[in-house]
The part of an RNA shown here (small-subunit ribosomal RNA, 5' domain) has 519 nucleotides and comes from an uncultured bacterium. The RNAcentral record of the full RNA draws on ENA, Greengenes and SILVA.
Context: one part of a larger RNA
């Protein structure tokens, strides 16, 4: 010197962009934070509606109208509906968001394997969709329970569910041809034999369904190197190495089991310990190093603690389930219910870190033919000089160098162009007008926001820190080893440039000192 997610003091005008629990992976009150699809399906319900049955209805109180079908109401029936609701279903809840606790490891980075594998929706190709079946929620009746939430009967419907039938193609077996390859093998062509599919709605335009190949993504795994520190941790391992078998997997593997061998690792540091997300990158440095991993990307790990698996194309799932543990909270004491390391937002805990805003208008996701819905992702706008950048706080004249005031040799010097006069109008204030951002129409949160224009007026806007030497910049007064400065030498014990405080002065400046970290 130069950094900072900074914090403290003492100050503070404006705008821009970006930033803000580094501590308790501590507890969490309140609301939101994943839904959608009625063009898969059945029902209630709501409005309209279509056709039937129906003998009284209206009224001024006396008359009118009606079987030549009145009027209102109820029944029951057709059907529609951007319509509401809860259920079946189908896709999405595995993405986005969050946090760094574990983790020193094939986690991560970087190169290459898979002759050892997956793959919803998207794309290309071929090939197909025939016939039937029996349930079940919702419902509607009983019943249990404070309450979560059951139970039993009975009724129905689907792109739910389950069998038949087909089978180019595909998979398993068997037994070949060619042709390549480092081994297991791989590519191809034919044969036989067996096994397994499908759903349909439509607004008539379309949209989905099945099977197989190929592609796109996106995961899986395997491997060389690289990846803190201690030896005041030297020996470590039994599913432990290897091998046959069989089993499990999307897949290969002691990954699991049975048997058999007795191997495997280490001073080129094995086990054990401490520490720790890792990386593009950020600081620093002429470089070579060091340091560091906030904010932004990429990957990883984890959602109170441990644990397990369901479902699926894809979890062993943050806002899905089961089980255990603490911990809160309801209860009629029999049993329930909860998981902010989503956004605000409370308590705590610290030297410290924000609003319990607005919006779907952009961009992006997810349902859906669509309209559309949902979305604290996102975009905004609040707070905070926290951090960087712009901007100002006026300009010109103007010496009777006034006056205060501070020094003073008492001569004077020094604040000091300051003061005064004359001008201007960035900011902010006021008043008007007002956008892009939105691809055919409509649609704009933010925001009457940026910008623009027009009056007035020097008005509203300057502080911190130092002044012995190092380092720019001093004299006075108080003080008298006291009081107190202090980064390192060092200052104070009666004329202190070093404490304090005045004037003057010097650096920086909406900031400026401290303290903390790194190089």
């Nucleotide at each position: 010197g130069g950094a900072u997610g900074a914090a403290c003091g003492c100050u503070g005008g404006c705008g821009g962009c970006g930033u803000g629990c580094u501590u308790a992976a501590c507890a969490c009150a309140u609301g939101c934070a994943a839904g959608u699809c009625g063009a898969a399906c059945g029902a209630a319900g709501c409005a309209c509606u279509u056709g039937a049955g129906a003998a009284c209805g209206a009224u001024u109180c006396u008359u009118c109208g009606g079987a030549u079908g009145a009027g209102g109401a109820c029944u029951u029936u057709u059907g529609u509906g951007a319509c509401u609701u809860a259920g079946u279903g189908g896709c999405g809840g595995a993405c986005g968001g969050g946090u760094g606790a574990g983790u020193a490891a094939c986690g991560c980075g970087u190169g290459g394997g898979u002759a050892a594998c997956c793959u919803g929706c998207c794309c290309u190709a071929u090939a197909c969709a025939g016939g039937g079946g029996g349930a079940u929620a919702a419902c509607a009746g009983u019943u249990a329970g404070a309450a979560a939430u059951g139970a039993c009967u009975g009724c129905u419907a689907a792109u739910a569910c389950c069998g038949c039938a087909u089978a180019a193609g595909c998979g398993c077996a068997c037994a070949g041809g060619a042709c390549c390859g480092c081994a297991u093998g791989g590519u191809u062509c034919g044969g036989u034999g067996u096994g397994a599919a499908a759903a349909a709605c439509u607004g008539a335009g379309g949209u989905g369904g099945u099977a197989u190949a190929g592609g796109a993504u996106g995961g899986a795994c395997c491997c060389g190197c690289g990846u803190c520190u201690g030896a005041u941790u030297a020996g470590c391992u039994a599913g432990u190495u290897g091998g046959u078998a069989u089993g499990g997997u999307a897949a290969c593997g002691g990954c699991a089991u049975a048997c058999c061998a007795a191997g495997g690792c280490g001073a080129c540091g094995a086990u054990c310990g401490g520490u720790a997300g890792c990386c593009g990158g950020c600081c620093u440095g002429a470089g070579a190093g060091g340091g560091u991993g906030g904010a932004c990307g990429g990957c990883c790990a984890c959602a109170u603690u441990g644990g397990g698996a369901c479902u699926g194309a894809g979890a062993c799932a943050c806002g899905g389930c089961c089980c255990a543990a603490a911990c809160u909270c309801c209860u009629a004491c029999g049993g329930g219910a909860g998981g902010c390391a989503g956004c605000a937002g409370u308590g705590g805990g610290g030297g410290a870190u924000a609003u319990u805003g607005c919006a779907c208008a952009a961009u992006g996701g997810g349902g859906g033919a669509a309209a559309c819905c949902c979305u604290g992702a996102u975009g905004c706008a609040g707070c905070g000089a926290c951090a960087c950048c712009g901007c100002g706080u006026g300009g010109g004249u103007g010496a009777a160098g006034a006056a205060g005031c501070g020094c003073u040799u008492c001569g004077g010097c020094g604040u000091g162009u300051a003061a005064g006069c004359c001008c201007u109008a960035u900011c902010a204030g006021u008043g008007g007008g007002g956008a892009a951002g939105a691809a055919a129409a409509a649609g704009g949160a933010c925001g009457g926001u940026a910008c623009c224009c027009a009056a007035a007026g020097a008005a509203g806007a300057a502080g911190c820190a130092c002044c012995g030497g190092c380092u720019a910049a001093a004299u006075a007064c108080g003080u008298g080893c006291c009081a107190g400065c202090a980064g390192c030498c060092g200052c104070g014990g009666u004329a202190a440039u070093a404490c304090g405080u005045a004037u003057g002065g010097u650096g920086c400046a909406a900031g400026c000192g401290u303290u903390a970290u790194c190089c």